[in-house]
Context: one part of a larger RNA
Molecule: small-subunit ribosomal RNA, 5' domain
Organism: uncultured Planctomycetota bacterium
RNA sequence: ACGAACGCUGGCGGCGUGGAUUAGGCAUGCAAGUCGAACGAGGAUAUAUCCUUCGGGAUAUAAGCCGAGUGGCGCAAGGGUGAGUAAUGCAUAGAUUACCUGCCUCUAGGAUAAGGACAACUUUGUGAAAACGAAGCUAAUACUUAAUAAUACUGAAGAGAAUAAUUUUCUUUAGUCAAUGGAAGGGUAGCAAUACCUUUUGCCUAGAGAGGGGUUUAUGUCCUAUCAGCUUGUUGGUGGGGUAAUGGCCUACCAAGGCGAAGACGGGUAGCCGGUCUUAGAGGAUGGUCGGCCACACUGGGACUGAGACACUGCCCAGACUUCUACGGAAGGCUGCAGUCGAGAAUCUUUCGCAAUGCCCGAAAGGGUGACGAAGCGACGCCGCGUGAGUGAGGAAGGCCUUCGGGUUGUAAAGCUCUGUCAGGUGUUAAGAAAUAUAAGUGUGCUAAUACCACGUUUAUUUGACGAAGGCACCAAAGGAAGCCACGGCUAACUCUGUGCCAGCAGCCGCGGUAAUACAGAGGUGGCAAGCGUUGUUC
Numbered sequence: 001a002c003g004a005a006c007g008c009u010g011g012c013g014g015c016g017u018g019g020a021u022u023a024g025g026c027a028u029g030c031a032a033g034u035c036g037a038a039c040g041a042g043g044a045u046a047u048a049u050c051c052u053u054c055g056g057g058a059u060a061u062a063a064g065c066c067g068a069g070u071g072g073c074g075c076a077a078g079g080g081u082g083a084g085u086a087a088u089g090c091a092u093a094g095a096u097u098a099c100c101u102g103c104c105u106c107u108a109g110g111a112u113a114a115g116g117a118c119a120a121c122u123u124u125g126u127g128a129a130a131a132c133g134a135a136g137c138u139a140a141u142a143c144u145u146a147a148u149a150a151u152a153c154u155g156a157a158g159a160g161a162a163u164a165a166u167u168u169u170c171u172u173u174a175g176u177c178a179a180u181g182g183a184a185g186g187g188u189a190g191c192a193a194u195a196c197c198u199u200u201u202g203c204c205u206a207g208a209g210a211g212g213g214g215u216u217u218a219u220g221u222c223c224u225a226u227c228a229g230c231u232u233g234u235u236g237g238u239g240g241g242g243u244a245a246u247g248g249c250c251u252a253c254c255a256a257g258g259c260g261a262a263g264a265c266g267g268g269u270a271g272c273c274g275g276u277c278u279u280a281g282a283g284g285a286u287g288g289u290c291g292g293c294c295a296c297a298c299u300g301g302g303a304c305u306g307a308g309a310c311a312c313u314g315c316c317c318a319g320a321c322u323u324c325u326a327c328g329g330a331a332g333g334c335u336g337c338a339g340u341c342g343a344g345a346a347u348c349u350u351u352c353g354c355a356a357u358g359c360c361c362g363a364a365a366g367g368g369u370g371a372c373g374a375a376g377c378g379a380c381g382c383c384g385c386g387u388g389a390g391u392g393a394g395g396a397a398g399g400c401c402u403u404c405g406g407g408u409u410g411u412a413a414a415g416c417u418c419u420g421u422c423a424g425g426u427g428u429u430a431a432g433a434a435a436u437a438u439a440a441g442u443g444u445g446c447u448a449a450u451a452c453c454a455c456g457u458u459u460a461u462u463u464g465a466c467g468a469a470g471g472c473a474c475c476a477a478a479g480g481a482a483g484c485c486a487c488g489g490c491u492a493a494c495u496c497u498g499u500g501c502c503a504g505c506a507g508c509c510g511c512g513g514u515a516a517u518a519c520a521g522a523g524g525u526g527g528c529a530a531g532c533g534u535u536g537u538u539c
Base pairs, nucleotide, nucleotide: 001537002536004535005534006533007532008531011385012384013383014382015381016380017378018377024341025340026339028338029337030336033073034072035071038070039069042066043065045062046061047060048059049058050057051056080296081295082294089221090220091219092218093217094216095215096214099213100212101211104209105208106207107206108205109204110203112146113145114144115143121136122135123134124133125132126131152176153175154174155173156172157171158170159169160168161167182201183200184199185198186197187196188195189194222268223267224266229259230258231257234256235255236254237253238252239251240250241249271293272292273291274290275286276285277284278283298319299318300317301316302315321332322331323330324329349375351374352373353372357371358369359368360367361366388418389417390416391415398409399408400407401406422480424475425474426473427472428471429470432466437461438460439459440458441457442456443455444454445453483528484527485526486525487524488509489508490507494523495522496521497520498519504511505510
C1' cells in the first nucleotide's frame, strides 16, 4: 500500500468502491426500438344524416386515437467479460502513387416514360404445438423495364512529370452505370378527381470536407537452451483469380530459396497501454475502478443482409446440456441489469426514474433506453465530525499495592455553572430546468403573397426520479454514542495473585522445572481510536 479476508468492537455524514474463485449451470422480470408527414386495408370513440324488427345497422366527417402487415432508419452503438492471444495484439512514430465510408456540412447537376407482383385481407387445408401450405384480391419512398448523363468506371491514342522500375497527370476518343414525375404546409383555379405557383423535407449522380475505419512499415513489449536447428505455399518471380485495397491471400508454372545463439522453432505464463503502488532517486511490482485499443459471446464451423458484422439479446450446420411433446417433432443460450444454485476465505437490491446528460427513431409533439441519473446494502477504503465544556480535595467510597505509615486509580467521579455539533422533533425554502410546445404580439428572410415555413425576440402557461432529501429557523435534552491491541529485548508501557518444563506463549532472540515484569487473571500503564489487531501479497 490493498477490489482484501478473519477475530473483537461499532455513533453520524460526504466521496469513492464491491464476484479477484467455476469464460460453471441458470427460474423470473426487464435491457432496441421508432416513424401514419412512405403505403393499403382494419378497429374503437365522438358528431351528423338515413334506415330499423328498437337489439342495432349503413354512410360521411375527425389535419384526432389504436395497433397487426408492407416499407424506411436503427438494431455493427451503448452495456459485459478477460477465456484466448507473446503477436493477425498493444505503445510510439511513420506510410497508403494500394483503400472504403451510412448519417452530417459545402458545391454542381438531375428527377422522363411505363409495368408486373407480394404481404395484410377473404376463402380454405395440415399440425398437439412451433409453424407450414393452396386459391383469390390490393397499395407504396417496396420491386422491375426503358430513356437521359460526366469531373464516375473500363479500353485506346497523344502530350507532360517523377522513378532503378511497376507508375502518374492532362487532352482526345469509344463504351458502361441513376433515381421516389415522392411526402407535408400554404395560395390560385376547378362541381370533383386534380392541375399550376411556392416553401420545407426526402430521392439520384458527381466532387470536396469532417469524423470513422481497413491495410502496412520501423522500434519496443515476460520466463525457459534440461527447447538448436526450423520451413514446402515454405522464400522469390511470371500469368491468372479474389478483395474496397496491397500481398502466397488463392491458383498454375519457374527458380531454390527464407529464418536462426542479436535465440529461430518448441514449451510455459499472460489481454496491452494511459496509469496505480512503492521509493530520495534509479529501479521493482502491478494493470481492479476511470479512459484508449484488442479479443470473445453455450462449444466448433459458415456465410447472408448491410455504409459498416462474419453480428452478445440475427440466420444456417454440427456437438454438449436444459425444457415442452399428442413421440411425429419443436424451443433455448444472463461473459447486459437485478436475482438464484454451485464452488469459495470472500464481494450488494429480483428498488425508483427517463427530471438531467447522451444515444436511436420521428418534421415535431413524442416514444424507447437496467446507458445514465438516483436511492438501498457492506467500517471495504479515504476524509470530516461527535461521544461534551468549565469548575470541583475531606484528595469521598470502592478496587489494587503496601515496609501498615501510606501510596495509587485521581480532577477522575459526585456536586455546582454552562454549551448544543451529530442523532431526534416542528416549521419554512433555494438549486439541479436549459429547452420543447401552446397562445398572443413583434422583427428579418423566403415568396407573386400580408398564407405557409424558417430564424430571432417579448409576455404568459408548462416539465423533478432523487425528495418526508439538502439549506435555514426554532424546540428539547448531557441526555442516545468507545473500543481494540500491547506492556522481557528489538519497542512506548510494571506490579500482585494463580500455575510449576504442566497448562500455555512466540515475528526473531527465547520464556515456563515454587519468589515468572515473557503463561493465565487482576489492578495499573503505553499506543491507536470508530476502529483495533491478525493473516495474505507487493515495494